RNA sequence: CAGGUUGGCCAGGUGACCGCUGGCUCAUUGCUGCCGCAAUUUUGCGUAGCAAAGAGCUGGAGGAAAGUCCGCACUCCGCAGAGCACGGUGCCGGAUAACAUCCGGAGGGAAGUAAUUUCCUGCACAGGGCCACAGAAAAUAACCGCCAAGCUCACCCGAGGGUGAGCCGUAAGGGUGAAAAGGUGGUGCAAGAGACCACCGGCGCGGGUGGUAACAUCCGCGGCCAGGCAACCUCCACCAGGAGCAAGGCCAAGCAGGGACGAGGUGCUGCUCGUACCAUUUGCCCCUCCGGGGGCGAAAAGUCCCGGGUAGGCUGCACCGAGGCGGGCUGAGAAGUCCGUCCCAGAUAGAUGGUCACCGGCUUGAAACUUGUUUUCAGGUAACAGAAUGCGGCUUAUCGGCUGGCCUGGGGU
Numbered sequence: 001c002a003g004g005u006u007g008g009c010c011a012g013g014u015g016a017c018c019g020c021u022g023g024c025u026c027a028u029u030g031c032u033g034c035c036g037c038a039a040u041u042u043u044g045c046g047u048a049g050c051a052a053a054g055a056g057c058u059g060g061a062g063g064a065a066a067g068u069c070c071g072c073a074c075u076c077c078g079c080a081g082a083g084c085a086c087g088g089u090g091c092c093g094g095a096u097a098a099c100a101u102c103c104g105g106a107g108g109g110a111a112g113u114a115a116u117u118u119c120c121u122g123c124a125c126a127g128g129g130c131c132a133c134a135g136a137a138a139a140u141a142a143c144c145g146c147c148a149a150g151c152u153c154a155c156c157c158g159a160g161g162g163u164g165a166g167c168c169g170u171a172a173g174g175g176u177g178a179a180a181a182g183g184u185g186g187u188g189c190a191a192g193a194g195a196c197c198a199c200c201g202g203c204g205c206g207g208g209u210g211g212u213a214a215c216a217u218c219c220g221c222g223g224c225c226a227g228g229c230a231a232c233c234u235c236c237a238c239c240a241g242g243a244g245c246a247a248g249g250c251c252a253a254g255c256a257g258g259g260a261c262g263a264g265g266u267g268c269u270g271c272u273c274g275u276a277c278c279a280u281u282u283g284c285c286c287c288u289c290c291g292g293g294g295g296c297g298a299a300a301a302g303u304c305c306c307g308g309g310u311a312g313g314c315u316g317c318a319c320c321g322a323g324g325c326g327g328g329c330u331g332a333g334a335a336g337u338c339c340g341u342c343c344c345a346g347a348u349a350g351a352u353g354g355u356c357a358c359c360g361g362c363u364u365g366a367a368a369c370u371u372g373u374u375u376u377c378a379g380g381u382a383a384c385a386g387a388a389u390g391c392g393g394c395u396u397a398u399c400g401g402c403u404g405g406c407c408u409g410g411g412g413u
Base pairs, nucleotide, nucleotide: 001409002408003407004406005405006404007403008402009401010400012359013358014357015356016355017354018353020060021059022058023057024056025055026054028052029051030050031049032048033047035046036045037044038043039042062384066395067394069393070392071391072390073389074244075243076242077241087239088238089237090236091105092104093103094102095101106121107120108119109118110117111116122235127233128232129229130228131227143174144173145170146169150167151166152165153164154163155162156161157160182200183199184198185197186196187195201225202224203222204221205220206219207218208217209216210215248315249314250313251312257306258305259304260303261302264278265277266276267275268274281298282297283296284295285294286293287292323342324341325340326339327338328337329336330335361381362380363379364378365377366376367375368374369372
């Protein structure tokens, strides 16, 4: 210098103008409460709260705010104890509030020269199930083959054998398949085979050493060597009550419901109910000397209160947190701890934006000479996306850039 690999970080900047939204302060107007003062007795001033529009100051998206896939906080409901069912997790140790997350490690596989990346992981002698196609057979195997020791039948001859077929035996060789019952050599046999032997590999059991452990390694013993799938059921160990901020709490129009007043007096029985009479309010009709009188009806309108609670509003919820930033210490790391400092969005149809100028990034073309990731000019371009109770993870999307470590190749000194 080039290529690769792995971790961390940023997510355009400045200014002007026009807007959106939270908070605080100020003054104005309106409404309400209560107390104090004043009087013209229901007004004025002071004071507190709320609302409206205004001015000033100040805060205003993300690394993923996303998917809502895990784990929590928080809230309500449920809950003697134990078990069952359903669901989840699964090598070992650690981190953490917790996790299916993270860190470190172990065993096995895959890619790469390497740095590094990636996949798998309780049990397949408790039991059941499954293993496409091909193949005889996918689990107690025999198609081609091998054999002629044994049995049966047929034929031949020198009568004891030979030949052929079948049975039986076999698992060396061939063939199928992702996978076919350890490998090599020997002994053995009719042919063969862990049947037996030696060595190698695996598994199991016992023991030693190292390690917290997973595990590694060594020694001895046993022919134990008859597969795979548990992301099929199951078994084993551990975890887990349900629903979710539309949780939950408070206030509360209108309509409907209930009650009081409206609706008075006296008597009959002291009260209630009922009833009679007189009076009240009001509708209609009749008479009138306009003062009222008589008859027939009605008990409402309205006001206030009550409980539950709809619309709606307030709260939860916006400063205190598993909090942010900076630094020290501990640790291999995830992380922990201490000190300092800061308070940092809170909407509810959802604010956090738009335009212009300059600078910067990337990119296209032209020109220049100092031939460089150079300078100048002209143009193009602007990622993914957007809080809604909060937090820790995972996954997915993403223009362009900055930077630390490591690996490989080349060059120079």

Model confidence (mean pLDDT): 76 of 100. Predicted 3D model of a 413-nucleotide RNA (Bacterial RNase P class A) from an Anaerolineales bacterium. Its Rfam family is "Bacterial RNase P class A". By type it is a ribozyme.